RNAcentral holds the sequence, with entries from MGnify. Lysine riboswitch aptamer from uncultured Ruminococcus sp., 162 nucleotides, folded computationally. It matches the Rfam family "Lysine riboswitch aptamer". Its family is annotated with lysine biosynthetic process in the Gene Ontology. The source organism's lineage runs through Bacteria, Clostridia, Eubacteriales, Oscillospiraceae and Ruminococcus. The model forms 100% of the base pairs in the Rfam consensus. The prediction has a mean pLDDT of 75.

RNA sequence: GGUAGAGGUGCGGAUGCGAUCAGUAAGCGGACAGAGGAUGACCGUUCCUUUGAAGUCCGAUGAAAGGCAAUUCCGCCGAAGGACUGUCUCCGGUAAAUUCAGUUCUGGUCACAGGCUCAACAGGUCUGCGACUGUCAUCAUGCUUUAUGGUGGAGAGCUAUC
Repeated sequence: GGUAGAGGUGCGGAUGCGAUCAGUAAGCGGACAGAGGAUGACCGUUCCUUUGAAGUCCGAUGAAAGGCAAUUCCGCCGAAGGACUGUCUCCGGUAAAUUCAGUUCUGGUCACAGGCUCAACAGGUCUGCGACUGUCAUCAUGCUUUAUGGUGGAGAGCUAUC
């Protein structure tokens, strides 16, 4: 260096039962109101508006997206995820988010606390702390079979084989 393989509440993708969002937004009718409002955020542009904007209340209708996710299937074991940089997507600009690429960090899972995201106390993610787990090194005990315990390392690792 090639090939094969292991970790387990293991990783990613697709599907989307169902709940949430929400009796909310929105349009319609009515009452009040009186100058702004809409285009996801801000600015521009455009559009609506005293032939009545926003807003509040009442009535009858009444969603969707993003986020979650049962089930089933697929690809896998740097599986994958995070951060940064560039890039792509609007009517134009910026930010956010998204797409793709590069660099870099993280062995995996779980609990708790805090930060960020979020409609959300769900979920996600980061940091801290703890537990569990796989793996290798090393020390001690056991004393002949690889068992128990301590310490340490990192996936650029570990096992088998060529």